[in-house]
Context: one part of a larger RNA
RNA sequence: UUGGGCGUAAAGGGUGUGUAGGCGGUAAUGUUAGUCUCUUGUCAAAGCCUCCGGCUCAACCGGAGAAUUGCGGGGGAAACGGCAUAACUCGAGAGUGUGAGAGGUUUGCGGAACUCAUGGUGUAGGGGUGAAAUCCGUUGAUAUCAUGGGGAACACCAAAAGCGAAGGCAGCAAACUGGCACAUUUCUGACGCUGAAACACGAAAGCGUAGGUAGCGAAUGGGAUUAGAUACCCCAGUAGUCUACGCCCUAAACGAUGAUAUCUAGCUAUUCGGAGUAUCGACCCUCUGAGUGGCACAGCUAACGCGUUAAGAUAUCCGCCUGGGAAGUACGACCGCAAGGUUAAAACUC
Repeated sequence: UUGGGCGUAAAGGGUGUGUAGGCGGUAAUGUUAGUCUCUUGUCAAAGCCUCCGGCUCAACCGGAGAAUUGCGGGGGAAACGGCAUAACUCGAGAGUGUGAGAGGUUUGCGGAACUCAUGGUGUAGGGGUGAAAUCCGUUGAUAUCAUGGGGAACACCAAAAGCGAAGGCAGCAAACUGGCACAUUUCUGACGCUGAAACACGAAAGCGUAGGUAGCGAAUGGGAUUAGAUACCCCAGUAGUCUACGCCCUAAACGAUGAUAUCUAGCUAUUCGGAGUAUCGACCCUCUGAGUGGCACAGCUAACGCGUUAAGAUAUCCGCCUGGGAAGUACGACCGCAAGGUUAAAACUC
């Protein structure tokens, strides 16, 4: 290995692009180191196995056969696989025509709220809490009006909605730009799938340099609470949160569910296309393609549940698991400015 698994029990890599490798559509011809078949040599003897025989039986011993799964030589077969040649169009891609979208990047603009400053009105409180106090206020606060400055985030629309490989993406406009769907069946003609390594992207927090800083707010200070209160509540408030550039590379990075392809009852809702029907037109209705949800048959599952968006039935490729703890740790190596990350044990113990 034959012969197990990975939604929740241990186990799907955070995500993609993609090298090697593995696997690979339809039909034809030729060939053949895979494959199948026949034959031959070798595979020492003993032993094992079968049959027969000898010691009274057995162990033991003798004889015959079988076996020796392998390797080498020769002959043959051509379904499958390989290789070669010339084809095909349904896989894949391209073209053409439409379409939807918070997909991405940059720039500009907008209103609400907040806060600050100045000025006006106005007077003794305001704020906060379970109750208070710290705090702000007669050098005029809170409230209210006007003007100006500033930073961050974009109410309603808004949805079980949409887009993106994932992380993620939401005011409006423009420029640049990626992907996707449908229709057509015009072109190429298997160009495909997966993917160790490698490379790229990767929330938040964190780090470096330069800016910015309204609100919020780790740390910190103060007020309360309490037996205490290094907390929960309150008043302040630094880093941070924001921008540019450069790092970090981790998450319950989750659908806790890898990718691709085919097959297997339906019902219903919704988004974006198409065709038919209907109509003056738009709705409606029927069918159809691609998504996103809710139920549910068969089947699966330990159960929960999953169920054409499978956890059903199959195939190919990758990743991963093998009792709990020690431990995602030590050591080593690589990466990082650091924080730390990646890879990854054992003794011992239950």

This is a predicted structure of a 350-nucleotide part of an RNA (small-subunit ribosomal RNA, central domain) from a drinking water metagenome.
The coordinates come from a structure-prediction model, not an experiment, and the mean pLDDT is 87.
RNAcentral holds the full RNA, with entries from SILVA.
Its Rfam family is "Bacterial small subunit ribosomal RNA".